[in-house]
Context: one part of a larger RNA
RNA sequence: CUGGGCGUAAAGUGUCCGUAGCCUGAUAUACAAGUCAGUUUUCAAAUAUCUCGACUCAAUCGAGAAAAGGGAAUAGAUACUGUAUAUCUCGAGAUUAUUGGAGGUUAGUGGAAUUUCCGGUGGAGCGGUGAAAUGCGUUGAUAUCGGAAAGAACGCCGAAAGCGAAAGCAGCUAACUAUGAUAAUUCUGACGGUGAGGGACGAAAGCUUGGGUAGCAAACGGGAUUAGAUACCCCGGUAGUCCAAGCUGUAAAUUAUGUUUGCUAGGUGUUUCUACUUUGUAGAAGUGCCGUAAUCUAACGAGUUAAGCAAAUCGCCUGGGUAGUAUAUUCGCAAGAAUGAAACUC
Numbered sequence: 001c002u003g004g005g006c007g008u009a010a011a012g013u014g015u016c017c018g019u020a021g022c023c024u025g026a027u028a029u030a031c032a033a034g035u036c037a038g039u040u041u042u043c044a045a046a047u048a049u050c051u052c053g054a055c056u057c058a059a060u061c062g063a064g065a066a067a068a069g070g071g072a073a074u075a076g077a078u079a080c081u082g083u084a085u086a087u088c089u090c091g092a093g094a095u096u097a098u099u100g101g102a103g104g105u106u107a108g109u110g111g112a113a114u115u116u117c118c119g120g121u122g123g124a125g126c127g128g129u130g131a132a133a134u135g136c137g138u139u140g141a142u143a144u145c146g147g148a149a150a151g152a153a154c155g156c157c158g159a160a161a162g163c164g165a166a167a168g169c170a171g172c173u174a175a176c177u178a179u180g181a182u183a184a185u186u187c188u189g190a191c192g193g194u195g196a197g198g199g200a201c202g203a204a205a206g207c208u209u210g211g212g213u214a215g216c217a218a219a220c221g222g223g224a225u226u227a228g229a230u231a232c233c234c235c236g237g238u239a240g241u242c243c244a245a246g247c248u249g250u251a252a253a254u255u256a257u258g259u260u261u262g263c264u265a266g267g268u269g270u271u272u273c274u275a276c277u278u279u280g281u282a283g284a285a286g287u288g289c290c291g292u293a294a295u296c297u298a299a300c301g302a303g304u305u306a307a308g309c310a311a312a313u314c315g316c317c318u319g320g321g322u323a324g325u326a327u328a329u330u331c332g333c334a335a336g337a338a339u340g341a342a343a344c345u346c
Base pairs, nucleotide, nucleotide: 004317005316006315007300008299012314014201015200016199017198021194022193023192025088026087027086028085029084030083031082033081034080035077036076038074039073040072041071042070043069049065050064051063052062053061054060091191092188093187094186095184096183097182098181099180100179103177104176105175106174107173108172109171110154114150115149116148117147118146119145120144121143125136126135162169163168206247207246208245209244210243211242215241216240220236221235222234223233258313259312260311261310262309263308266290267289268288269287270286271285272284273283274282275281276280295302296301319346320345321344328339329338330337331336
């Protein structure tokens, strides 16, 4: 180098954009760089291979022959790749029309609940648990009625539903903005795929500065439980959770399944659009379930949303531990992140 793999055994980057690279639709013509075959030449001798011979054989030695392969030159072939030119429409995109949605950002606004405060009624408990206690309450609690304030989250609708690249997105209204699908075939005419480096986004927690703080709640205090109880249970409670601006860049970031394209039985739901027709048929795009159709798989299972059959391209794996550690470097305010061994041992 070839060969094997990556749902669960080691292995798919968290996601997307995109540079180089790699790959790339149909037709025609030209060239002949790659490619193919011919001829010439070269790759000293020795060695190696084959044949013959010499020493009785062998080792050894002598003579001769031949191939593969590499380089160069030359005159050719043109299917494929490449280059150039011209053309095409199926891929891709644009246009027009219709239409969908918790897609995003900003501003405004609504009701229920909770807590606190004020006032009324009322008068002894409340709260909490397995049982209790800490706790709250005659300075009037709990309960109940009226009023006020604050912050956070949005019940029903609600769904195997929808949208988004992923993370994620849900009261209502408006503005701004991104995007999908379907239909028409009107236009462009391969404009495409993937993507090392690179860039952007990226839950929660955490960090910096400034606000905010109702509820909840790491830490912490107390009460229980217990042999003990640095816990589980209870009473409190600060960071935090919320907002603005920045940082961090990680998750079982999971469908544990990279992206793109084509092909390979069906059945049954559901969302959006279209066409027929008449209230179900068909087509497209999603999203579910079932499936011994084929096929695949060690099995489980997967099965047109593939883990089937193929192609392109990137990432990753190579026994367990040591170890995602040490060291070095880069990034970060820090926490730490990224890259990432070995000795030794089984």

Small-subunit ribosomal RNA, central domain from an uncultured bacterium, 346 nucleotides, folded computationally.
The full RNA is in RNAcentral, with records from Greengenes.
Its Rfam family is "Bacterial small subunit ribosomal RNA". Gene Ontology terms of the family: ribosome and structural constituent of ribosome.
Its mean pLDDT, the model's own confidence on a scale to 100, is 86.